[in-house]
RNA sequence: GCCGAUUUAGCUCAAUCGGUAGAGCUAUUGAUUUGUAAUCAAUGGGUAGCAGGUUCAAGUCCUGCAAUCGGCA
Numbered sequence: 001g002c003c004g005a006u007u008u009a010g011c012u013c014a015a016u017c018g019g020u021a022g023a024g025c026u027a028u029u030g031a032u033u034u035g036u037a038a039u040c041a042a043u044g045g046g047u048a049g050c051a052g053g054u055u056c057a058a059g060u061c062c063u064g065c066a067a068u069c070g071g072c073a
Base pairs, nucleotide, nucleotide: 001072002071003070004069005068006067007066010025011024012023013022019056027043028042029041030040031039049065050064051063052062053061
């Protein structure tokens, strides 16, 4: 220098062919217990790496850039 993959909640990951973003763990609160753990219930938390474009509508399609990983030279 070229090619490919990935980027979504604090962490690990989903989301059919474009139609209002979810799960588990964690956190907080409550119940239970002499207390801790465990268990049960409830609640909070993300505009999606950044910037544009297409569309009535974009996490999803297109372009550029960035980061990480891998390959070729």
This is a predicted structure of a 73-nucleotide RNA (transfer RNA) from Candidatus Nasuia deltocephalincola. NCBI's taxonomy places the organism under Bacteria, Pseudomonadati, Pseudomonadota, Betaproteobacteria, Candidatus Nasuia. Its mean pLDDT, the model's own confidence on a scale to 100, is 80. Its Rfam family is "tRNA". Rfam links the family to the GO term triplet codon-amino acid adaptor activity.